[in-house]
Formats: sequence, structure tokens, C1' cells
RNA sequence: GGAGUCGGCCGGACAGUCGCUGCGUACGCGCAGAGGAAAGUCCGGACUCCGCAGGACGAGGUGCCAGGUAACACCUGGGGGGCGCGAGCCCACGGAAAGUGCCACAGAAAACAUACCGCCGAUGGCCUUCGGGCUCAGGUAAGGGUGAAAUGGUGCGGUAAGAGCGCACCGCGCGGCGGGUAACCGUUCGCGGCACGGAAAACCCCACCUGGAGCAAGACCAAAUAGGGGAGCAGCGGGUUACGACCCGCACAUGUGGAUCCGCAUGGCUUCCGGGUAGGUCGCUUGAGGUGCACGGUGACGUGCAUCCCAGAUGAAUGGCUGUCCUCGACAGAACCCGGCUUACAGGCCGACUCCUUUU
Repeated sequence: GGAGUCGGCCGGACAGUCGCUGCGUACGCGCAGAGGAAAGUCCGGACUCCGCAGGACGAGGUGCCAGGUAACACCUGGGGGGCGCGAGCCCACGGAAAGUGCCACAGAAAACAUACCGCCGAUGGCCUUCGGGCUCAGGUAAGGGUGAAAUGGUGCGGUAAGAGCGCACCGCGCGGCGGGUAACCGUUCGCGGCACGGAAAACCCCACCUGGAGCAAGACCAAAUAGGGGAGCAGCGGGUUACGACCCGCACAUGUGGAUCCGCAUGGCUUCCGGGUAGGUCGCUUGAGGUGCACGGUGACGUGCAUCCCAGAUGAAUGGCUGUCCUCGACAGAACCCGGCUUACAGGCCGACUCCUUUU
């Protein structure tokens, strides 16, 4: 100098002015006011209401080990496998000798054994120039071919040709021993010719976990109007009755026809209680909280002390304009809260590390 890996941080700045939301106020004003993801609503919890004797089945989820945590599918550390020269990155990573099912196309054959080409044909048959040749039954799986995948690999022996058929080494499985909390690792030890392909993000088996709904949860206060219930008062006369009440006439009240007479239409009144609606209040932001220091721990994290208060709206604020400057500004905006994951993101800064090249 170039290429790259990992981790952390910033996300236009300053000033003036006019607003908006909240809090305080001495009523003059002062202070505070979106994010690293506020997003997707995918996990986990807190909180609220409903449900709930206990157990079993079912359903869903999680799935190497240990730890962290309120909890998790998250995080940390470790093991195993894969990729990369490396820093480092990725992995739903329990069980396929419990059972059932599946494995397209090709291929003889896809899990139980089998044979397309090939090899052999020792034993048997035929021929023979006696060297051998052909071949039925059959043997074989070394070689070829198919496929994503074909019954361990290499070598020697062996054989008619072959084959873990035998042997050596490598690999594999089981057991022992050693290390580790464990996953797992090692082994110069013993046994086994190898013990049966893949796939469980197919059913399934095993272990563990799990009630449902969600702040429009939920709680409180509470109009007008119309229903419900109680009490009181409802003029006179007549009729009906199921005893609640209803009907008719006059009277009364209100409206109206210009008019107190007359006509038409409408009508019980007062008060209390209770439920619900509109509306309002709470839930609502002091919290598994932030910052700093010390200690414990490899780390996630925990403990202690000090210190800080950091949006809380409900048609829903967090903005507009002006000036100066720069590298000219991305993705995007709270709505009950918290811990995560995932996704989006112009540009810039810092730290640690790896590889290559050059110079000294």
C1' cells in the first nucleotide's frame, strides 16, 4: 500500500422566531418533548379479566452439553459437523437394529435381496491337430453401465472366475481404561468381518415445557332522551274486567283554526332507585430503569455504593419559517410496559485482528 473479518458508535450542527403537547408557576414565564430500529407483531415475560380439585389422553412447542436470566425459540462459554490459506462464518445438532410409509428419472436392483453388459464355466456335454475351442445348467459381483445415493477402502494371499473368503494396515461398532461437571475426546487394550443406504422441516418414539383472551385488557364517576322498578298525588259520572287496567262523556293542560263561545288534534303529573349510552377519570409511565465506580466471573451476567428522572398524546403534540456552516443528510415516527429475534438503512467515525505485497 492492497484485500478482508469481527465488535462498538454517530445518524446534519448552531442561533432566532412563530406555534403544538405535558409539568411547574409568584401568571411575567420557565423546563421537558420519538428511534436504533419507535417497524414486522415472530418469540418470552410483567399486568388485567375469565376459567381452574387431582390425574390421564389429546394438541402445540422446544430438541448436542453446561451456564445466564423474571422468562425465552434469546444470550454466553464449550463439544461435534461443514466452509475459508487465515482472522472468522454457518448448522432444527435427540432416536432410522420399536413400528408404518417414502426415495422422482434412470437402472438388473432403492432395502429384500437381486444381475443388463461383463468375468468364469473348475465339475457336466460336444469337438479336437491334444496346445485347446464351444457351451447347457450354474457360479460371481472384481470391472463397465444407471443414479443424488448401490451393501467399507488399499494391498497381499486365494480362486475356474471372484468375494472379508483369509490376512495386514486404515476406517467402523461394542466393551474396558484414561481425561472432562457434561456434550464429547483420546487409547499402544480386548472383542466383532463389519452387524442391515438415505430421509424424522414424513407419521412416529423419547425427554422437557405449555389454561384462554388481551390496555378496544380492566376499574371508577356519570348527563339529556327513551325503557325498567318503587312511592305519592291524580276532578265528576257511567260501563267492562282476567283486578294489572281499559273505554266513553264532561272538566283540566298544551297546540291550532283571527276570536273567552264553538270545532279539531294531543296528553296522567311529581319524586326516588337501579342498569346502560354520550362524556369524563384512572390504568399511563419510577422501571426486571439510565449513568459512574468497586468487587466476583473466561463470558453472558450478578452484587454493593453513589447519582439521575429521561415523551405520555386520545382527532391524537414532538412542527413551520429565517439566517450561518458542512461531508448536503438514509431507513423511518411512540400509543400499556419490558427482554429478545428478524427486517430496512445515504454517509461517516473508532477499536481489535487476518492474508498478500513492498521498503527498512
This is a predicted structure of a 360-nucleotide RNA (Bacterial RNase P class A) from a Gammaproteobacteria bacterium.
Of the family's consensus pairs, 94% are formed in the model.
The sequence was found by an Rfam model in a public genome assembly.
NCBI's taxonomy places the organism under Bacteria, Pseudomonadati, Pseudomonadota, Gammaproteobacteria.
The prediction has a mean pLDDT of 76.
It matches the Rfam family "Bacterial RNase P class A". Rfam links the family to the GO terms dimeric ribonuclease P complex, ribonuclease P activity and tRNA processing.